Predicted 3D model of RNase P RNA and transfer RNA as a complex of 414 nucleotides. Rfam match: Bacterial RNase P class A. It is annotated as a ribozyme. The coordinates come from a structure-prediction model, not an experiment, and the mean pLDDT is 77.
[in-house]
RNA sequence: UAACUGCGCCGGGUAAUUGCGUAAAUAUUUUUAUUUAUGAGGAAAGUCCGAGCUCCGCAGGGCAGGAUAACGGCUAACGGCCGCCGGGGGUGACCCCAGGGAAAGUGCAACAGAAAGAUACCGCCGAAAGUAAUCUCGGUAAGGGUGGAAAGGCGAGGUAAGAGCUCACCGGCUCUUUUGGUAACAAGGGAGCCCUGUAAACCCUAUCCGGAGCAAUGUCGACCGAAGUGGUUUGCCCGACCCAUACUUCAAAGGACAGCUGGAGCUGUGCAGUAAUGUACAGUCGAGAUAGAUAAUUACCUGAAAAACAGAACUCGGCUUACAGGCGCAGUUAUUUU
RNA sequence: CGGGGUGUAGCGCAGGUGGUAGCGCACUUGACUGGGGGUCAAGGGGCCGCAGGUUCAAGUCCUGUCACUCCGACCA
Numbered sequence: 001u002a003a004c005u006g007c008g009c010c011g012g013g014u015a016a017u018u019g020c021g022u023a024a025a026u027a028u029u030u031u032u033a034u035u036u037a038u039g040a041g042g043a044a045a046g047u048c049c050g051a052g053c054u055c056c057g058c059a060g061g062g063c064a065g066g067a068u069a070a071c072g073g074c075u076a077a078c079g080g081c082c083g084c085c086g087g088g089g090g091u092g093a094c095c096c097c098a099g100g101g102a103a104a105g106u107g108c109a110a111c112a113g114a115a116a117g118a119u120a121c122c123g124c125c126g127a128a129a130g131u132a133a134u135c136u137c138g139g140u141a142a143g144g145g146u147g148g149a150a151a152g153g154c155g156a157g158g159u160a161a162g163a164g165c166u167c168a169c170c171g172g173c174u175c176u177u178u179u180g181g182u183a184a185c186a187a188g189g190g191a192g193c194c195c196u197g198u199a200a201a202c203c204c205u206a207u208c209c210g211g212a213g214c215a216a217u218g219u220c221g222a223c224c225g226a227a228g229u230g231g232u233u234u235g236c237c238c239g240a241c242c243c244a245u246a247c248u249u250c251a252a253a254g255g256a257c258a259g260c261u262g263g264a265g266c267u268g269u270g271c272a273g274u275a276a277u278g279u280a281c282a283g284u285c286g287a288g289a290u291a292g293a294u295a296a297u298u299a300c301c302u303g304a305a306a307a308a309c310a311g312a313a314c315u316c317g318g319c320u321u322a323c324a325g326g327c328g329c330a331g332u333u334a335u336u337u338u
Numbered sequence: 339c340g341g342g343g344u345g346u347a348g349c350g351c352a353g354g355u356g357g358u359a360g361c362g363c364a365c366u367u368g369a370c371u372g373g374g375g376g377u378c379a380a381g382g383g384g385c386c387g388c389a390g391g392u393u394c395a396a397g398u399c400c401u402g403u404c405a406c407u408c409c410g411a412c413c414a
Stems, first nucleotide, its partner, number of pairs: 001334010012301007020039008041309001045320002048318005053213004065209005071083004085099001086097004100204002105202002107198003121144002123140005129134001152170002155167003171194010217258004225250005230242004265284008339410007348363004357394001365381006387403005
C1' cells in the first nucleotide's frame, strides 16, 4: 500500500421563525392563554423465543400435544450469551454446525440396475447331458455394468474359482483399562466385532411446558330506559289510580379514569472473573399519545451529495430481518521499502 | 395493537402420509356447417410467492422473508 477478519461506536451539527403532544406553575376563569421543562430507535420492525403484570382454570397424578438436545458456566428466565470439546470450511486472522439414538421396533429408498438389505444379469469355477454349438444344476461379491448409496480398504496366504475364510497394516464400532482434564473429550494399552442411508419420517431416551392476552383487567359513569322500595282504595293479597320527591339495583356512550411508565433502569469508577456476568460506591430521571404529538421552512458548517433503514402504543431480556455513509481498537495475508 | 389463515397455468381450485403436478373455464389448431354458435379431436401454457437448509431427491419437511386476507373493544 492492497485485500480481508473480529469487537465496539456514530448514523448529521448550530441558529432563527412557524406549528404540535405531555407535565408543572401562573392568569383568565372552566377551557383557553402565557411561561418554563421535556418529547422515537439501533433496529421503535418481524412477533420468533423467554419473563414481569392481569384474568380464567387448577386436590394430586397420568395420557395426548409442543419445544429443546455434546460439556461446563452466566442469567429472573430462555430455544439466549460466554468458554470449551467434536465435526466441516479458509493460506491465515477467523467463520459455520437442528451437534442425542439407525446395534429397540416400524416405514421409505422413485427411475436405472440381476439385486436396495438381501440378491447371481454378464463374467469366473465345478458337476450332469450332448459329437459340438449349447443347455441344466450348484458355488462365487475378486472383475464388468446401474445408481446418491452395492458386501470396510489394501497386500499376502489360501482355493476348483473365490470370499475377513486366515494373517499383517490402515479405518470404524462396542466393552474394558491407564494418564491428563470439573466435564464433554484427548492420547495410549487389551479383548471382541465389520453391521447401507434416512429420525428438519414415525418413533425411543432425557429435560421443560395449564390457557389467554393491556382491544388483558379493574373503577366511575351522563342521556334515554327497566325493575323494586312508596302513597290512596282494602281486614289481607291481586288489581286500579297517583306518580311530586328520594333511595337501591340492572343497563349504559366505541364516555372518562386507572393499568401507563422509577425499572431484573441508565451513566461513571473500582473490585472479582479468560469471558458472558456479578458486586460496591457515586451520580441521575430520559415520551406516554388514543386516531394518535415528536414536524416544517430558511441560513450557515462538515461533505461529492444532508444522504440509509426506518416512526413508540403495557414493560423488560434476547434472537432474526432492513440499513447510504463513516469512525475507533485488535489482528491476518500478500507485495514493496528500510 | 394482539391473534389466526392463505399464496400452485390467464381465472377458480385439487394434490400436502417426500419420488419429477393435475381438474374445470379460458387460449391455439383441425373436423362437422354456406357462415356463426355448438359439439368432437388434438395441443400449448407452471422452475408450485421469494431465499436458504435437511435429504440421493422438496409443491410437500424445517428456518427466514414478502404479499393478501379474516377475527378480537360494547351487546346478541